TPP riboswitch aptamer (THI element) from Tabrizicola sp., 111 nucleotides, folded computationally.
[in-house]
RNA sequence: ACCCUCACCUCGGGGUGCCAAGGACAUGUUGUCUGCCGGCUGAGAUGCGAAAGCGAACCCGUCGAACCUGAACCGGAUCAUACCGGCGGAGGGAAGGUGCAUGGGUUCUCC
Repeated sequence: ACCCUCACCUCGGGGUGCCAAGGACAUGUUGUCUGCCGGCUGAGAUGCGAAAGCGAACCCGUCGAACCUGAACCGGAUCAUACCGGCGGAGGGAAGGUGCAUGGGUUCUCC
């Protein structure tokens, strides 16, 4: 001197389920829709709206498992679930700047 880590700013990307009281509809005791008080897992299951969408919080931004496809997938749990794992050395996927305390690395110079 440069790079990384880290932090901040701006911009951008993303997901928002499952169970359940009751109700409504159908019908021949089951199914469909909705989802109070609540419960489960999570960082996050939210507000408004008929919906599209617009916000809040949270997470993630190429060192990319945030998130999507595969997938109405497979195995294991559970009242149930995108709950856990596999899938996954598969594919896709959204960046610029500033700072330099500490830590790490490279190169140059001096002793």
Its mean pLDDT, the model's own confidence on a scale to 100, is 77.